Predicted 3D model of a 266-nucleotide RNA (Bacterial large signal recognition particle RNA). The coordinates come from a structure-prediction model, not an experiment, and the mean pLDDT is 79.
RNA sequence: CCAUACCAGCCGGGGGAGUAGCGGGGCCCUGUACCUGAAAUCCGCUAUACGCAGGGGUAGAUCCCUUUUUUGAGGGCCGGAACGAUGCGGCCGGAGCGUAGUUUUUGUGUUGACGAGCGGGUCUCGCGCAAUCGGACGCCGCGAACCAUGUCAGGUGGGGAACCAAGCAGCAUUAAACGGUUUUACCGAUGUGCCGUGAGGGCGCCUGCUUUGAGCAAAGAGUGCGAAUUCCGCGCAAAGUCGAGGUUCGAUCCAAAGGUGUAUGG
Numbered sequence: 001c002c003a004u005a006c007c008a009g010c011c012g013g014g015g016g017a018g019u020a021g022c023g024g025g026g027c028c029c030u031g032u033a034c035c036u037g038a039a040a041u042c043c044g045c046u047a048u049a050c051g052c053a054g055g056g057g058u059a060g061a062u063c064c065c066u067u068u069u070u071u072g073a074g075g076g077c078c079g080g081a082a083c084g085a086u087g088c089g090g091c092c093g094g095a096g097c098g099u100a101g102u103u104u105u106u107g108u109g110u111u112g113a114c115g116a117g118c119g120g121g122u123c124u125c126g127c128g129c130a131a132u133c134g135g136a137c138g139c140c141g142c143g144a145a146c147c148a149u150g151u152c153a154g155g156u157g158g159g160g161a162a163c164c165a166a167g168c169a170g171c172a173u174u175a176a177a178c179g180g181u182u183u184u185a186c187c188g189a190u191g192u193g194c195c196g197u198g199a200g201g202g203c204g205c206c207u208g209c210u211u212u213g214a215g216c217a218a219a220g221a222g223u224g225c226g227a228a229u230u231c232c233g234c235g236c237a238a239a240g241u242c243g244a245g246g247u248u249c250g251a252u253c254c255a256a257a258g259g260u261g262u263a264u265g266g
Stems, first nucleotide, its partner, number of pairs: 001266006009058003012030004020046005034055004064259005074249005082241002086237004092233003097226004103221003106217003115211008123200006129193002131190005138181004148173004156165003
């Protein structure tokens, strides 16, 4: 060095969850990696823990093992910045409200401001007057088939007659009723009155007169103070969204170095 047989090794790995811890299949990643059986309400194991049972293949090195290096899917943890449902804050600002003062603008004032004094009105009650409405009285008109009046043609009744009696229509008049009118005069009422008068009241407002003699008002701006309110902002907290970045595990990929048998025969 070659041949045969055999042994170790290899025929996938990782993340997360779970577990006292380790491994398996189920989930996810990588990507091709022998077959069969049981198992998630689980199965096997114990720091020498990287499965259990059975079968098969390969095998001393490109292939197995160790160390170093390159690339690096994906997962775990931490997490800046930004956004942010929602909640809280009026002892955060503004807008809006009230109030004070009068810095400024404005208006008003010697044709007299503010203040002071006196009076009147506005208010209440009574009375009067007026107005309006209603009623009564008065006046006018109309107004009765018979049951109103007068006169009663004709006709009717009585009578010997003279004449007498009742009486329809018509005409005239009138009652009730109805309608109209009423200047004065009577009665009553009133969501009536630039009315009068007597008494009361008198805070405020309006107004007249007298006095005083230079301020007064507070509409706009600005200022101080106060109360209230999440309307506009702002501050704080915050589920959640998106994550720069860091850290850790790490499949896979690249490269280098080193290491690993037994027996027999030639």